Molecule: glmS glucosamine-6-phosphate activated ribozyme aptamer
RNA sequence: AGACCGUUAUUAGCGCCGGGACCGAAAUCGGUUGACGAGGCUGGCAGUUGUCGAAAGACUCGGCGGAUGCUGUCACGGCCGGGGCGGGUCGAAAGAGGAAGGGCAAAAAGCAGAAUCAACACUGCAACAGAGAUUUCCUCAUCGCUCCUC
Repeated sequence: AGACCGUUAUUAGCGCCGGGACCGAAAUCGGUUGACGAGGCUGGCAGUUGUCGAAAGACUCGGCGGAUGCUGUCACGGCCGGGGCGGGUCGAAAGAGGAAGGGCAAAAAGCAGAAUCAACACUGCAACAGAGAUUUCCUCAUCGCUCCUC
């Protein structure tokens, strides 16, 4: 340094690639590119063009697969004082909506480094989001029947 086996952990902007583009020491060949982070998981089934911004404008374009999204439905679970039957709303951080405040990224670009024939990729430095979440406030919802409890 390589191969095999086993175990554990991690990963869903994740994996792959025939188009396109780019590079080559020549080639019906080989190589490169092809998502930058943030956020996101109760389970089954079905449907679906699957959140947010950053960068870029040959590209994150195009293709395939996957996916924690959304919708419907069923089951399980939480909440609506307890049980039952319904209903509503959510998902173990387990009501919805609105307003305000504070905080949170990486890449690209730039500079530097090392490697390659080259494209490209890699390493280091520093800056810059939005959604969501969180905090505060406001509004709405917090139910029906029955039994129980207070």